The RNA shown here (SAM riboswitch aptamer (S box leader)) has 103 nucleotides and comes from an Acidobacteriota bacterium. The model forms 97% of the base pairs in the Rfam consensus. Its mean pLDDT, the model's own confidence on a scale to 100, is 85. NCBI's taxonomy places the organism under Bacteria, Pseudomonadati, Acidobacteriota.
[in-house]
RNA sequence: CCUUUAUCGCGAGUGGUUGAGGGAUCAGGCCCUGUGACACCACAGCAACCAGGCGGCAAUCGCCAAGGUGCUAAUUCCUGCCCGAGACCGGGGUAGAUAAAAC
Numbered sequence: 001c002c003u004u005u006a007u008c009g010c011g012a013g014u015g016g017u018u019g020a021g022g023g024a025u026c027a028g029g030c031c032c033u034g035u036g037a038c039a040c041c042a043c044a045g046c047a048a049c050c051a052g053g054c055g056g057c058a059a060u061c062g063c064c065a066a067g068g069u070g071c072u073a074a075u076u077c078c079u080g081c082c083c084g085a086g087a088c089c090g091g092g093g094u095a096g097a098u099a100a101a102a103c
Base pairs, nucleotide, nucleotide: 003101004100005099006098007097008096013043014042015041016040017039021032022031023030026080027079028078029077044072045071046070049068050067052064053063054062055061076095081092082091083090084089
């Protein structure tokens, strides 16, 4: 990088460094940002995918949370393609992210 499966309206921020862009990509919108964003580091936290522990006859079950990841503005920020007559809204799809496998 590619493939499969599952999930993606919940949850969780302070400090330091740096200094101008950032919200994956393209477009449109809308936001965040010199009251310091993004990124990196430290600590803290959230969650419970994997591993582990406990309970349970068992479950696609419940509880715990010190290991491996992940995450800590906005639904994956929203829309784009299809369907539901239009709008709103809903469902699906594409793309993406994360985990666990497989290669």